[in-house]
RNA sequence: UUUAUUUCAGGCGAUGGAGUUCGCCCAACUGCUACGCUUGUAGCUGAUAACUCCUAUUGAAGC
Numbered sequence: 001u002u003u004a005u006u007u008c009a010g011g012c013g014a015u016g017g018a019g020u021u022c023g024c025c026c027a028a029c030u031g032c033u034a035c036g037c038u039u040g041u042a043g044c045u046g047a048u049a050a051c052u053c054c055u056a057u058u059g060a061a062g063c
Base pairs, nucleotide, nucleotide: 010025011024012023013022016054017053018052019051020050021049031044032043033042034041035040
């Protein structure tokens, strides 16, 4: 310096926070479509990995 394994904790799951559950990691993870090759332009969905709540945003209706 590199690789592998183990332990302890920790971290991650396309836009914020919390609880629970699941999965994954020394890296997990960093959405999709079209055009373009400038690594760019245009467009679309979603604040969840899943469920629930809060916050922000958007649409509709009522008062």